[in-house]
RNA sequence: GCCUCGGUGGCUCAGUGGUAGAGCGUUCCCUUGGUAAGGGAAAGGUCGCGAGUUCAAUUCUCGUCCGAGGCU
Numbered sequence: 001g002c003c004u005c006g007g008u009g010g011c012u013c014a015g016u017g018g019u020a021g022a023g024c025g026u027u028c029c030c031u032u033g034g035u036a037a038g039g040g041a042a043a044g045g046u047c048g049c050g051a052g053u054u055c056a057a058u059u060c061u062c063g064u065c066c067g068a069g070g071c072u
Stems, first nucleotide, its partner, number of pairs: 001071007010024004018055001026042005048064005
């Protein structure tokens, strides 16, 4: 230099055009004599960044940054 894959709540990941979700974690409540376990609820997201296509983009296209792997 070229190619492929990835970037989404604090962490690990789903979601591949039509309201952004799960598990763990955090906070509160219930349960207990107390703790753990269990149950319920809540908060928390510029979907890496910029542009384009579209009525509508996390999703498609282009550029760019970061990470992993491969080729030379």
The RNA shown here (transfer RNA) has 72 nucleotides and comes from a Microcaldota archaeon. Lineage of the source: Archaea > Nanobdellati > Microcaldota. Rfam family: tRNA. It is annotated as a transfer RNA.